This is a predicted structure of a 586-nucleotide part of an RNA (large-subunit ribosomal RNA, domain V) from a Nanobdellati archaeon. Rfam family: Archaeal large subunit ribosomal RNA. Its family is annotated with structural constituent of ribosome and ribosome in the Gene Ontology. The organism belongs to Nanobdellati, within Archaea.
Context: one part of a larger RNA
């Protein structure tokens, strides 16, 4: 020197492992005193419907109720000729225009009797005088109680009717008229009550090891956490309170209690009695904690201080502020109880509770009108009636038809961290293996180790890292299914058990499930376990799961819902880098 290879720069084609690639300020899921569409026995209204009364709206007759006029009648307590309404005038009144008597009918009736008509009869009858609170229905004037007749208004019902009104039709199209139906209803205005998602505004709480479901750790009290100042959190642990007592409150007086011993008639373990011992184990209305014995426990007498008006301090609310509410002390009044000293402003204490607005009550103060009473209304005081989401809005749901702002403050998938759960492994060695713990199996109890389940945690990501399963393509690990060395045996041999090295290669095919796993089938030396964003969708599938139709069963008044079922249902991207395969130039 020269050929072929490689590295090392370029280029050209093709593949899509990566850039948690690009695309849409995540539509799941929380969160907004956000929005919106629907539904109803949510709140609150509204249209329309019903419905009394009143206006448009008027004549006439009949009932019946009701008032007022006129006439009429109507009214036994007793005592008394007897069915005295009451008051005032009164000596007369009535009567052939027919009295008393007798017949008949009608009403009324506390059945003794009253009234009225008709008849019959033919001249009388009734009062003053008696007896009673009151004196004649003898008569005449007012009035009452009930009743009857007539009339007026008025309301109700019912019936006619025509002229409003309201309709159909002719006349011409209108104003109007005329015939024909309806007719003071109806329809219209106006007010009362009522139904009223047909419509409309709007609520539908908060905390929470996401939310929802469930609790309330949402007001309060005790004890514990709380680590001996003081404060102190969690869906921390253990319990309670939302009351109750006219005695269970005040006071003075007296008394001691559980329980043990021992004695005593039925009588016992325990009944009532007697004697000792008893610092508190009793009992306190109710929880605990803390007290408390001549008492805060049990008895008994006499009372209401659980009283009316006012100030202060504490707590509530560590350390700065704050309400209701509780507690303590004092002052004034006026009382209890005690001989006094005193003592009581509820209860041994520590839970038993509530604002502004409205209501209601007052034997509380004031106002306004008014000559006075009586009534009204309002203002203040004080007590009461709730707000339990308890410092107190006026409120029911569904949304896969949804929508915006927003969160990796917070949930489904992956990754982190924990491993109780799961898988693997020891340690000890009751027992099982005839005997024998250890060939093999191994309780109870303890100790790792992994990061294939599941589950806590919420740490990355919600301006987005594609979610089950197959298919294709893989590439580590070994705790090793097969094939290879070795060891032990309850290993004659063969064929198994158990156990050490050891990841080179292998580890298939089918049914039915969407499957992962399982199960079954025939084979096989064997048909291994597992990482890899549960390895791979800018490589495929879309059967599953997880929008919109739509069906079944359940739930639900309903809107609609359901890790219950069933059928359907759009899988974008032209490769910049960087990787890889082939090819070509230097």
């Nucleotide at each position: 020197c020269c050929c072929a290879g490689g590295a090392c720069c370029c280029c050209c084609a093709c593949c899509g492992g990566g850039a948690a690639g690009c695309g849409a300020a995540g539509a799941c899921c929380c969160c907004g005193u956000g929005g919106a569409g629907c539904u109803u026995c949510a709140c609150u209204g509204c249209a329309g419907c019903c419905u009394g009364c009143c206006g448009u709206u008027g004549a006439c007759g009949u009932g019946u109720g009701u008032u007022c006029c006129u006439g009429g009648a109507u009214g036994u307590g007793a005592a008394g000729u007897g069915u005295a309404g009451g008051c005032g005038g009164g000596a007369g009144g009535c009567g052939c225009a027919g009295a008393a008597g007798c017949c008949g009918c009608u009403c009324c009736g506390c059945c003794a009797g009253g009234a009225g008509c008709g008849g019959u009869g033919g001249a009388g009858c009734c009062g003053c005088c008696c007896a009673u609170g009151g004196g004649a229905c003898a008569c005449c004037g007012c009035c009452c109680u009930u009743c009857c007749a007539g009339g007026g208004g008025c309301a109700c019902a019912c019936g006619u009717c025509u002229a409003a009104c309201c309709u159909c039709u002719g006349c011409u199209g209108a104003a109007g008229c005329g015939g024909g139906g309806g007719g003071a209803c109806a329809g219209c205005g106006g007010u009362u009550g009522g139904u009223g998602g047909g419509c409309a505004g709007u609520u539908u709480a908060g905390c929470u090891g996401g939310g929802g479901c469930g609790g309330c750790a949402u007001u309060c009290c005790c004890c514990u956490g709380a680590a001996a100042a003081c404060c102190a959190a969690u869906c921390a642990g253990g319990g309670g309170a939302g009351c109750c007592c006219g005695a269970a409150g005040g006071u003075c007086g007296g008394c001691u209690c559980a329980g043990g011993c021992c004695c005593g008639u039925c009588g016992g373990a325990a009944a009532u009695g007697g004697g000792c011992c008893g610092u508190a184990g009793a009992g306190u209305g109710c929880a605990a904690g803390g007290g408390c014995a001549a008492a805060a426990g049990c008895c008994g007498g006499c009372c209401u201080g659980a009283c009316a008006g006012g100030g202060c301090g504490c707590u509530g609310a560590a350390c700065g502020g704050u309400a209701a509410g509780g507690c303590g002390c004092c002052c004034u009044g006026c009382c209890g109880c005690g001989a006094a000293a005193g003592c009581g402003u509820g209860g041994c204490c520590u839970a038993g509770c509530g604002a502004c607005c409205c209501c209601c009550u007052c034997u509380g103060g004031c106002c306004u009108a008014u000559a006075c009473u009586u009534g009204a209304g309002g203002c203040c005081g004080a007590g009461g009636g709730u707000u339990a989401a308890c410092a107190g809005a006026g409120a029911a749901g569904c949304u896969a038809c949804c929508c915006c702002g927003g969160g990796g403050a917070u949930a489904a998938c992956u990754g982190a961290g924990c491993u109780g759960u799961c898988g693997c492994g020891g340690g000890u060695g009751a027992g099982a293996g005839u005997u024998c713990a250890c060939a093999u199996c191994g309780a109870c109890c303890c100790c790792g180790c992994g990061g294939u389940u599941u589950g806590c945690u919420a740490c990355u990501u919600c301006g987005c890292u594609g979610u089950c399963g197959g298919c294709u393509c893989a590439u580590c690990u070994c705790a090793u299914c097969c094939u290879g060395g070795c060891c032990g045996u309850g290993c004659a041999c063969a064929a198994g058990c158990g156990g050490c090295c050891a990841a080179g290669g292998g580890u298939g095919g089918g049914g039915g499930u969407g499957u992962u796993c399982a199960c079954c089938c025939a084979u096989u030396a064997a048909a291994g376990a597992g990482g890899u964003u549960c390895g791979u969708g800018a490589g495929c599938u879309g059967g599953g799961u997880u929008c919109a139709g739509a069906a079944c069963g359940g739930c639900g008044u309903g809107a609609g819902c359901c890790a219950g079922u069933u059928u359907g249902g759009u899988u974008g991207c032209u490769a910049u880098c960087u990787g890889g395969u082939g090819g070509g130039g230097g």